[in-house]
RNA sequence: AGCCCUAUAGUCUAGUGGUCAAGGACGUCGGGUUUUGGUCCCGGAAACCCAGGUUCAAAUCCUGGUAGGGCUA
Numbered sequence: 001a002g003c004c005c006u007a008u009a010g011u012c013u014a015g016u017g018g019u020c021a022a023g024g025a026c027g028u029c030g031g032g033u034u035u036u037g038g039u040c041c042c043g044g045a046a047a048c049c050c051a052g053g054u055u056c057a058a059a060u061c062c063u064g065g066u067a068g069g070g071c072u073a
Base pairs, nucleotide, nucleotide: 001072002071003070004069005068006067007066010026011025012024013023018056028044029043030042031041032040049065050064051063052062053061
C1' cells in the first nucleotide's frame, strides 16, 4: 500500500428490512426469603461506533470515515 472480517447495556451475546418494548446470560440497584451472608424468587436502570444515502419503514442494505483483527506484498 491492497484485500477481507468485525463493531449492539459495565462484560459476553441473539437479532439477514416491519409494529408492541432491540431479546438472553453475567454484573449492578431495589424488594421478598434468611438471625446475618450466600442460594433462590420478583422487579428496575442500562446498548445498536460515526456521518451520509436507499426505502413508506434501517441495528439489518449501500457509500465514506474511525477503531480492532487477519491475509498478501

This is a predicted structure of a 73-nucleotide RNA (transfer RNA) from a Nanobdellota archaeon. The organism belongs to Nanobdellota, within Archaea. Its Rfam family is "tRNA".